[in-house]
The prediction has a mean pLDDT of 82. Transfer RNA from Candidatus Terrybacteria bacterium RIFCSPLOWO2_01_FULL_58_14, 73 nucleotides, folded computationally. Rfam family: tRNA. About the family: Transfer RNA (tRNA) molecules are approximately 80 nucleotides in length.

RNA sequence: GCCAGCGUAGCUCAGAGGUUAGAGCGGGGCUCUCAUAAGGCCUAGGUCGGAGGUUCGAGUCCUCCCGCUGGCA
Numbered sequence: 001g002c003c004a005g006c007g008u009a010g011c012u013c014a015g016a017g018g019u020u021a022g023a024g025c026g027g028g029g030c031u032c033u034c035a036u037a038a039g040g041c042c043u044a045g046g047u048c049g050g051a052g053g054u055u056c057g058a059g060u061c062c063u064c065c066c067g068c069u070g071g072c073a
Stems, first nucleotide, its partner, number of pairs: 001072007010025004018056001027043005049065005
């Protein structure tokens, strides 16, 4: 330099054009216990990497840029 994949909550990921953007773990509160752990219930947390475009409507499709990973040279 070229090609491909990935970028969504603190972490690991789901979401494949229309619903309130979710799950597990982690955090906070309550409960249970003599107590701790485990368990149960509740709860906070996201400008969906950035900028444009397409569309009535974009996390999702297209373009460019940035970052990470892999392959080729």